[in-house]
Context: one part of a larger RNA
């Protein structure tokens, strides 16, 4: 000097872009944050046409599908293959996309909702009785899949890749139209969307390895699944991941082990650079979800707004038993120098669902609060000397504030009212921001300047009060009666909707 996720003090006018619990991973009231699909299914409710038969239109809660592993919060934990970075997988996995190959035959049993009955404060549960599927479960058949067996290629060896033989293994339909039929339904080289094997992408994971990744020796030995083999066992997979059993190994002064800190990078401050320091916002990765601990589902799970056990809390109860988990937006409390609205909107991007239509979305987009920061803009311009008053100093002459005010002549950036009025949206219609930006008109200097300092470093000085008092202070150092150092005024410097001050970091 420069920086900040900043705080205090004093001032305080607009406007763009950002940023905003850095301390208590403390507790949490309210609401809201994941939900869709009737073109999988059976019911059931209102309604509209219609004499009826039938048809149509909005729901509803249940079975099923896919979503809830994403997105969004936070840094407690962790010195770790955690993260960076470069390689390896002949040891792997992949829903929904996308390309291609081949298929979808033919049955069964059942269950919710529904009714009936019971139990319970309640949460909720028990019995019996019906019913439907893209819900379940056998049969056929199937490939270049999966297992075994043989052969040949590679290969130091397991694994790999080829050809054969032999055993296993699927599958689910619906809509639209045409047809048929009084219906219920059937039914098709049709169109669409779904199913099933199989092989390749893609994009996403999963594991293994090379190097790098704080401070501590007032921590020197540390380890029994501990090191390695053999067999299995488990996973999608290698692997002591686990287990029998055998051998004694393994790391370690180039810091094992212990102890203290810490999320981690892209990047961020600074500095000529080395280099230090950091890691808020944004992006990538990890790791939690009141504390441990477990497993299911599922292509995939640390599963924040699934489940089960245990604690600790908190609430309800009829005292038998139950509910719950903001480190999701918002908001409340408490801790703290200290950190925002219990906003609007799905219009825009994104995302989930679905055939659409379209619902859903506190991601997001917007606005609101805060000079918390960067950045831009104003508070007026030009004339104007009798150098007015008034202050402040004075050697009482006079200086000085100061062309500064007054005045005059002028703009109208902002400001107020008034009139118009968006881009952002895609064939058309749809804008939350928003009557916002903007634009045009009126009107009037009008609505708008402070802080620090002023001994020397270090730019600016006098006078009066005080009298080692009362203050000042980074550092030297000022104050004890002529204080440029303290208060105050007046002048002056300096920055300016800032401007000191503490704090950290170069």
């Nucleotide at each position: 000097g420069g920086a900040c996720g900043a705080a205090c003090g004093c001032u305080g006018g607009c406007g763009g872009c950002g940023c905003g619990c850095u301390u208590a991973a403390u507790g949490c009231a309210u609401g809201c944050a994941a939900g869709u699909c009737g073109a999988g299914c059976g019911g059931u409710g209102u309604u509209c046409c219609g004499c009826a038969a039938g048809g149509g239109a909005c729901g509803c809660a249940g079975c099923g599908g896919c979503a809830g592993a994403c997105g969004g919060c936070u840094g407690a934990g962790u010195a770790a293959c955690g993260c960076g970075u470069g390689a390896g997988c002949g040891a792997c996995c992949u829903g929904c996309c996308c390309c291609a190959g081949a298929g979808a035959g033919g049955g069964g049993a059942a269950u919710a909702a529904u009714c009936c009955g019971c139990c319970g404060a309640a949460a909720g549960g028990c019995g019996g009785a019906c019913u439907a599927a893209u819900a379940c479960c056998g049969c056929g058949u199937a490939c270049g899949c999966u297992c075994c067996g043989c052969a040949g290629c590679a290969u130091a060896a397991a694994a790999g890749c080829u050809g054969u033989g032999g055993a296993g293994g699927a599958a689910a339909c619906g809509a639209g139209c045409g047809g048929g039929g009084u219906a219920a339904c059937c039914u098709g080289u049709c169109u669409c969307g779904g199913c099933u094997c199989u092989g390749g992408g893609a994009g996403g994971g999963g594991c293994u390895u090379g190097c790098g990744u704080c401070c501590u020796a007032u921590c020197a030995g540390g380890u029994a699944g501990u090191c390695g083999g053999c067999g299995g066992g488990g996973u999608a997979a290698c692997g002591g991941c686990c287990c029998a059993c055998c051998g004694a190994g393994c790391c370690u002064a180039a810091g094992a082990c212990g102890g203290g800190u810490a999320g981690c990078c892209g990047g961020a401050g600074u500095g000529a650079g080395a280099g230090c320091u950091u890691g808020u916002a944004c992006g990538g990765c990890c790791a939690g979800a009141g504390g441990g601990g477990g497993a299911c589902u599922g292509a995939g799970a640390u599963a924040c707004g699934g489940c089960c056990c245990c604690c600790a809390c908190u609430c309800c109860u009829a005292c038998g038993g139950g509910a719950g988990g903001c480190a999701g937006c918002a908001g409340c409390a408490g801790g703290g120098a200290a950190u925002u609205u219990u906003g609007c909107a799905c219009a825009a991007u994104g995302g989930g669902c679905g055939a659409a239509a379209g619902c859903c979305u506190g991601a997001u987009g917007c606005a609101g609060c805060g000079a918390c920061g960067c950045c831009g803009c104003g508070u007026g311009a030009g004339g104007g000397a009798u150098g007015a008053a008034g202050g402040c100093c004075u050697u009482c002459g006079g200086g000085u504030c100061g062309u500064a005010a007054a005045c005059c002549u002028c703009u109208u950036u902002u400001c107020u009212c008034a009139g118009g009025g968006a881009c952002g949206a895609g064939c058309a219609a749809g804008g939350a921001c928003g009557g916002u930006a903007c634009c045009u008109g009126a009107g009037g200097a009008a609505u708008a300047a402070g802080c620090a300092a002023u001994g020397g470093c270090u730019a600016a000085c006098u006078a009066c009060g005080u009298g080692c008092c009362a203050g000042c202070a980074g550092c030297c150092g000022c104050g004890g009666u002529a204080a440029u150092a303290c208060g105050u005024a007046g002048g002056u410097u300096g920055c300016g909707a800032g401007c000191g001050u503490u704090g950290u970091c170069c």